A computed fold for a 79-nucleotide RNA from Desulfuromonadaceae bacterium UBA6124, annotated as c-di-GMP-I riboswitch aptamer. The prediction has a mean pLDDT of 87. The sequence was found by an Rfam model in a public genome assembly. Its Rfam family is "c-di-GMP-I riboswitch aptamer". Rfam's curators write: GEMM was predicted in a large-scale screen for bacterial structured RNA regulatory elements.
RNA sequence: UCCUCGAAAAGGCAAACCCCGGGCAACCGGGUGACGCAAAGCCACGGGUCCGUUAUUCGCGGAUGGCCGGGUUACCAAU
Numbered sequence: 001u002c003c004u005c006g007a008a009a010a011g012g013c014a015a016a017c018c019c020c021g022g023g024c025a026a027c028c029g030g031g032u033g034a035c036g037c038a039a040a041g042c043c044a045c046g047g048g049u050c051c052g053u054u055a056u057u058c059g060c061g062g063a064u065g066g067c068c069g070g071g072u073u074a075c076c077a078a079u
Base pairs, nucleotide, nucleotide: 012037013036018031019030020029021028022027035066041072042071043070045069046068047067048064049063050062051061052060053059
């Protein structure tokens, strides 16, 4: 100097339930609240799962990034 791991410190995000609103729905936004998260920041590219349509097929459209993989950006750094 580079690579891997990520203790500690400073912080960060925020599940489910409930309330309000949007949507045919999956689900999403806001409030409350914390189950958890070292990318639980962002991206539907691949797979999976879910919703709608269709004949519960193929196909098409949508959702899920806190299902997995991948891409990309980022704070601190003991051992």